[in-house]
Context: one part of a larger RNA
RNA sequence: GAUUGAACGCUGGCGGUAGGCUUAACACAUGCAAGUCGAGCGGAAACGAUGUAGCUUGCUACAGGCGUCGAGCGGCGGACGGGUGAGUAACGCGUAGGAACCUACCUAGUAGUUUGGGAUAGCCAUUGGAAACGAUGAUUAAUACCGGAUACGCCCUACGGGGGAAAGUGGAGGAUCUUCGGACUUCACGCUAUUAGAUGGGCCUGCGUAAGAUUAGCUAGUUGGUGAGGUAAUGGCUCACCAAGGCGACGAUCUUUAGCUGGUUUGAGAGGAUGAUCAGCCACACUGGGACUGAGACACGGCCCAGACUCCUACGGGAGGCAGCAGUGGGGAAUAUUGCACAAUGGGCGCAAGCCUGAUGCAGCCAUACCGCGUGUGUGAAGAAGGCCCUAGGGUUGUAAAGCACUUUCAGCGAGGAGGAAAGGUUAGUCGUUAAUAUCGGCUAGCUGUGACGUUACUCGCAGAAGAAGGACCGGCUAACUCCGUGCCAGCAGCCGCGGUAAUACGGAGGGUCCGAGCGUUAAUC
Numbered sequence: 001g002a003u004u005g006a007a008c009g010c011u012g013g014c015g016g017u018a019g020g021c022u023u024a025a026c027a028c029a030u031g032c033a034a035g036u037c038g039a040g041c042g043g044a045a046a047c048g049a050u051g052u053a054g055c056u057u058g059c060u061a062c063a064g065g066c067g068u069c070g071a072g073c074g075g076c077g078g079a080c081g082g083g084u085g086a087g088u089a090a091c092g093c094g095u096a097g098g099a100a101c102c103u104a105c106c107u108a109g110u111a112g113u114u115u116g117g118g119a120u121a122g123c124c125a126u127u128g129g130a131a132a133c134g135a136u137g138a139u140u141a142a143u144a145c146c147g148g149a150u151a152c153g154c155c156c157u158a159c160g161g162g163g164g165a166a167a168g169u170g171g172a173g174g175a176u177c178u179u180c181g182g183a184c185u186u187c188a189c190g191c192u193a194u195u196a197g198a199u200g201g202g203c204c205u206g207c208g209u210a211a212g213a214u215u216a217g218c219u220a221g222u223u224g225g226u227g228a229g230g231u232a233a234u235g236g237c238u239c240a241c242c243a244a245g246g247c248g249a250c251g252a253u254c255u256u257u258a259g260c261u262g263g264u265u266u267g268a269g270a271g272g273a274u275g276a277u278c279a280g281c282c283a284c285a286c287u288g289g290g291a292c293u294g295a296g297a298c299a300c301g302g303c304c305c306a307g308a309c310u311c312c313u314a315c316g317g318g319a320g321g322c323a324g325c326a327g328u329g330g331g332g333a334a335u336a337u338u339g340c341a342c343a344a345u346g347g348g349c350g351c352a353a354g355c356c357u358g359a360u361g362c363a364g365c366c367a368u369a370c371c372g373c374g375u376g377u378g379u380g381a382a383g384a385a386g387g388c389c390c391u392a393g394g395g396u397u398g399u400a401a402a403g404c405a406c407u408u409u410c411a412g413c414g415a416g417g418a419g420g421a422a423a424g425g426u427u428a429g430u431c432g433u434u435a436a437u438a439u440c441g442g443c444u445a446g447c448u449g450u451g452a453c454g455u456u457a458c459u460c461g462c463a464g465a466a467g468a469a470g471g472a473c474c475g476g477c478u479a480a481c482u483c484c485g486u487g488c489c490a491g492c493a494g495c496c497g498c499g500g501u502a503a504u505a506c507g508g509a510g511g512g513u514c515c516g517a518g519c520g521u522u523a524a525u526c
Stems, first nucleotide, its partner, number of pairs: 001526004006522005013373006019366002021331001026329003030326003035076003040073002043069002047067002050063006083284003092209007101201002106197008114148004124137005154163003168189006176183002210256003217247003222244008259281004263274004286307005309320004337363001339362003345359001346357004376406004386397004410467001412462005420453001424448009470515005475496003481510005491498002
């Protein structure tokens, strides 16, 4: 000199863009953060509309038939998104390769979507318990579950053969049939098997990846082989047997420290330091262990066991996990609101409308950082008054002020006012599908229509210099000097050093210098 996720002191006008627990991976009150689908199912607890009946004319009863929908079964999603950096010196990360694998949803292709069955939740009844939560009986549905049939391709094979699947729902409709429910046709969404792709992931390897030798030897599933088991898959991954290997001064083992990278910062560079925000990967979710489900987890807001802690209890037993967003206590030099909205972007579910979304978009707080703007402009010498200095002549503050003439950025008040909006709905036309001018889908056009921010950005008008400057320093390094007070005292200090009666070094004043909504100090790095 540059830099910072900074803090502290003094001061503080506005805006934009970013950032904001570096410490206790300490403990957490409260609210919210993952749901959705009635176009899978049986249904109807609540609300509403409609109809019918009754009448006390604004209520009651009935009707799942309708909009909807509590609880339940079922599907998909809760493995993403969000947080943290405790652990980890490791194929964890980075980079370059490899072969023995899996991949829901998505895309493209091929072939199918046939026929039966028995349950179970809910509901109802009885019943246990303080509660959490159950128990028994009866009954019911499915895109839940289980058989049979079929098998292009698929799997196994001793090449003879053997094995294995499915589910329907909704819209529309002219013939034909009809038990008037539908069958049937067609479309859309599904379902099954399989091939390929895409995406995501698992595994292996070369090289690189902190310090200590005041750590020199380490290792029995250890190193290799055969066989088996296991896995999606290779492999001592596991097991039986056999052999005795494997690593190490090119630093094994042990100890300490640490998430890694793109980057960030400094530097002319080489290099050094660092890993906040943002992005990629990894690990973790009160502590330790375990599996279940599933395409995917050994699962932050799932389950089980053990432990510590907190809470409820009728003492028998139960409940919980903010390293999600806010917020509280604590720790600390120190780090924000228990805000608004799903309008946009993205995600989950759904045919869709839509619902959910503390992701996200915004707003609030903080000079924490960077950038921009302002606090007036011109004129004005009697060089006013006052202050300070003085050789008492004067000098300086100083065109500075006052005065005069202007301007009105920003802030204030008033008015206008974009863009972020694409979608969605509806009507018409056209194309595709089809037996079809139904339906459904694509495209085009008209109409309609959705904004948290928001008193938005921006523009215009109004008034008036009006509301807006401080901090550090002035002995040398280092830009900037005099007076008074003090008298090795009080004090200053980054280094050298100042102060013991004329202190440009302490304290005050006047003046000056440097920065400026900041200025200094401290800490840290180069």
Background: Model confidence (mean pLDDT): 87 of 100. Predicted 3D model of a 526-nucleotide part of an RNA (small-subunit ribosomal RNA, 5' domain) from Bermanella sp. 47_1433_sub80_T6. It matches the Rfam family "Bacterial small subunit ribosomal RNA". The organism belongs to Bermanella, within Bacteria.